[in-house]
Context: one part of a larger RNA
RNA sequence: GAACGAACGCUGGCGGCGUGCUUAACACAUGCAAGUCGAACGCGAAAAGCCCCUUCGGGGGACGAGUAGAGUGGCGCACGGGUGAGUAACGCGUAGAUAAUCUACCCCUUUGUCUGGGAUAACAACUCGAAAGGGUUGCUAAUACCGGAUAGUUUCCUUUUUGGAGGAAAGGUGACCUCUUCAUGAAAGUUGCCGCAGAGGGAUGAGUCUGCGUACCAUUAGCUAGUUGGUAGGGUAAAGGCCUACCAAGGCGACGAUGGUUAGCGGGUCUGAGAGGAUGAUCCGCCACACUGGAACUGGAACACGGACCAGACUCCUACGGGAGGCAGCAGUGAGGAAUAUUGCGCAAUGGAGGCAACUCUGACGCAGCGACGCCGCGUGGGUGAAGACGGCCUUCGGGUUGUAAAACCCUGUCAGGUGGGAAGAAGUGCUGGGUAGUUAAUACCUGCUCAGUUUGACGGUACCACCAGAGGAAGCACCGGCUAAAUCCGUGCCAGCAGCCGCGGUAAUACGGAUGGUGCGAGCGUUGUUC
Numbered sequence: 001g002a003a004c005g006a007a008c009g010c011u012g013g014c015g016g017c018g019u020g021c022u023u024a025a026c027a028c029a030u031g032c033a034a035g036u037c038g039a040a041c042g043c044g045a046a047a048a049g050c051c052c053c054u055u056c057g058g059g060g061g062a063c064g065a066g067u068a069g070a071g072u073g074g075c076g077c078a079c080g081g082g083u084g085a086g087u088a089a090c091g092c093g094u095a096g097a098u099a100a101u102c103u104a105c106c107c108c109u110u111u112g113u114c115u116g117g118g119a120u121a122a123c124a125a126c127u128c129g130a131a132a133g134g135g136u137u138g139c140u141a142a143u144a145c146c147g148g149a150u151a152g153u154u155u156c157c158u159u160u161u162u163g164g165a166g167g168a169a170a171g172g173u174g175a176c177c178u179c180u181u182c183a184u185g186a187a188a189g190u191u192g193c194c195g196c197a198g199a200g201g202g203a204u205g206a207g208u209c210u211g212c213g214u215a216c217c218a219u220u221a222g223c224u225a226g227u228u229g230g231u232a233g234g235g236u237a238a239a240g241g242c243c244u245a246c247c248a249a250g251g252c253g254a255c256g257a258u259g260g261u262u263a264g265c266g267g268g269u270c271u272g273a274g275a276g277g278a279u280g281a282u283c284c285g286c287c288a289c290a291c292u293g294g295a296a297c298u299g300g301a302a303c304a305c306g307g308a309c310c311a312g313a314c315u316c317c318u319a320c321g322g323g324a325g326g327c328a329g330c331a332g333u334g335a336g337g338a339a340u341a342u343u344g345c346g347c348a349a350u351g352g353a354g355g356c357a358a359c360u361c362u363g364a365c366g367c368a369g370c371g372a373c374g375c376c377g378c379g380u381g382g383g384u385g386a387a388g389a390c391g392g393c394c395u396u397c398g399g400g401u402u403g404u405a406a407a408a409c410c411c412u413g414u415c416a417g418g419u420g421g422g423a424a425g426a427a428g429u430g431c432u433g434g435g436u437a438g439u440u441a442a443u444a445c446c447u448g449c450u451c452a453g454u455u456u457g458a459c460g461g462u463a464c465c466a467c468c469a470g471a472g473g474a475a476g477c478a479c480c481g482g483c484u485a486a487a488u489c490c491g492u493g494c495c496a497g498c499a500g501c502c503g504c505g506g507u508a509a510u511a512c513g514g515a516u517g518g519u520g521c522g523a524g525c526g527u528u529g530u531u532c
Base pairs, nucleotide, nucleotide: 001532002531003530004529006528007527008526009525010524013378014377015376016375017374018373019371020370021336026334027333028332030331031330032329035075036074037073040072041071043069050061051060052059053058082289083288084287091214092213093212094211095210096209097208098207101206102205106202107201108200109199110198111197112196113195114148115147116146117145123138124137125136126135127134128133155165156164157163171194172193173192174191175190176189180187181186182185215261216260217259222252223251224250227249228248229247230246231245232244233243234242264286265285266284267283268279269278270277271276291312292311293310294309314325315324316323317322342368344367345366346365350364351362352361353360354359381411382410383409384408391402392401393400394399415473417468418467419466420465421464425459430454431453432452433451434450435449436448437447438446476521477520478519479518480517481502482501483500487516488515489514490513491512497504498503
């Protein structure tokens, strides 16, 4: 000199864009953060108002409504969001391997979607418990579950051929009457769409392995029995001591094994002419973790932050028998600390989950709030104005300086204030109508393209624009001995104090404190800390 996720002191007008628990991976009140689908399925309320009856207590009915709701089932919950405790490691980076592997949803191609069955939740009755939560009996549905059929290239076995064994599926919804049957119309018929199953390919994502690189300590020198290798078997999607049995005695190490300490890694960031050094906040990629430890289930994928089980610590409820919980999600609270924000608005946009869709959900995200925490921009006025006014300070008492500074006169109108107007961000989806193409028996339906209309904004009456008034509301901080730009007076008297280094102060202090003046930067200026 530059930099900072900074803090502290003094000061503080506005805006834009960023950024904000670096400490206790400490404990958490409260609310929200993952649901969705009735076009998979069975069941199914209530209130209000209305009508009827009434012994005036009430009863019944339609509507509300096949709505709310819980349940079965499907998909999602492994994404998104947080944190950096652990980890010195194939964790990360880079370059490869996988002939040792898997891949739901998505895309393409192709084939099929036939025929049966038994349950069960919800519900009802009874019942246990303070609660959390159960138990028994009975009823019922499905795209839930289980048989059978069929299936070339799919899986396995076997002597190649040949042969043998195992192994699929689910329906839903809209439209129509050309064909068949019943006959105004409908269906077991036709057709569109969404699904389901098998096979092949793609895309995406993931698993595993390898070469090289990846902190400090030798005041850590030896380490190792599943240890190193082989055979056989098990296990896995998959190679492998990954695991087991047997056999051999190996394997690593001064090119630093083993042990200890510290630490998430990278793209990057800061500095520097560079080489390098330091660093890993925000943003992006990877990894790890989810109160602590462990082992699993489901699933394409987890050994799963807002799932389940066991143990532990802690907190809470309890009828003392037993139960409930996990903010390192967004806000917020306490604690710790020099120190770090709102218990805000919205799904309008982008993205995600479910759904044919409408739509629902989304503390992701978009916005707003707070903080000069940072960067950038703007303003606090401009011109004229010498009697060089008054006052202050200094003085050699002549004057000098503050100083064109002020006053005064003439202007301007940024920002803030007021009044009025007022966005872009919106593309779409859906609906209505038209055109066109495909499908089809068809001018239904559906799908693609297209035109017109209609509809959607949290921010926000914000940005922006115009007008109104009027210099009015808006400057400080540090320094002035040398380094280092900027000096005089007064006070003090080795005292009080200053100080980054050298050093000032003991009676004329340009170095302490005040004043005047000056210098530097400026909505900031200094100090402290850290890095180069």
Overview
The part of an RNA shown here (small-subunit ribosomal RNA, 5' domain) has 532 nucleotides and comes from an uncultured Pseudomonadota bacterium. Its Rfam family is "Bacterial small subunit ribosomal RNA". The RNAcentral record of the full RNA draws on ENA and SILVA.